RNA sequence: GGUCUCGUGGUGUAGUGGUUAUCAUACCUGUCUUACACACAGGCGGUCGCCGGUUCGAUCCCGGCCGGGACCA
Numbered sequence: 001g002g003u004c005u006c007g008u009g010g011u012g013u014a015g016u017g018g019u020u021a022u023c024a025u026a027c028c029u030g031u032c033u034u035a036c037a038c039a040c041a042g043g044c045g046g047u048c049g050c051c052g053g054u055u056c057g058a059u060c061c062c063g064g065c066c067g068g069g070a071c072c073a
Base pairs, nucleotide, nucleotide: 001072002071003070004069005068006067007066010025011024012023018056027043028042029041030040031039049065050064051063052062053061
């Protein structure tokens, strides 16, 4: 330098055009306990990597850029 692939709450992830996006874990609160942990219940937390394009409508499709990974040279 080229090709392919990935980027979504703190972390790991689901979501192949249609309601301000799923689950787990972490964190916070409550119940339980002498207390802690576990368990149960509830809650907080996301400009879906950035910019532009297509569309009535984009996490999703297209282009560029940035970053990670694999392969080739």